[in-house]
RNA sequence: CGGGGCGUGGCGCAGACUGGUAGCGCACACGCUUGGGGUGCGUGUGGUCGCCGGUUCAAAUCCGGCCGCCCCGACCA
Numbered sequence: 001c002g003g004g005g006c007g008u009g010g011c012g013c014a015g016a017c018u019g020g021u022a023g024c025g026c027a028c029a030c031g032c033u034u035g036g037g038g039u040g041c042g043u044g045u046g047g048u049c050g051c052c053g054g055u056u057c058a059a060a061u062c063c064g065g066c067c068g069c070c071c072c073g074a075c076c077a
Stems, first nucleotide, its partner, number of pairs: 001073007010026004020057001028044005050066005
């Protein structure tokens, strides 16, 4: 320098193709269960969807640019 992939609650991931109120598991808080702990069950808190812009009535999703990480290749030494 070229090509490809990824970026979504604290952590690991789905959702994108086909636009329509952002979800799952773990973790966390509370309650029930137990003599207590653990386990199990229920409820709940928590996310500018990497950043900026565009299209649209409506964007995590489509389009453009940029940033970061990873992989492959090329070049120099």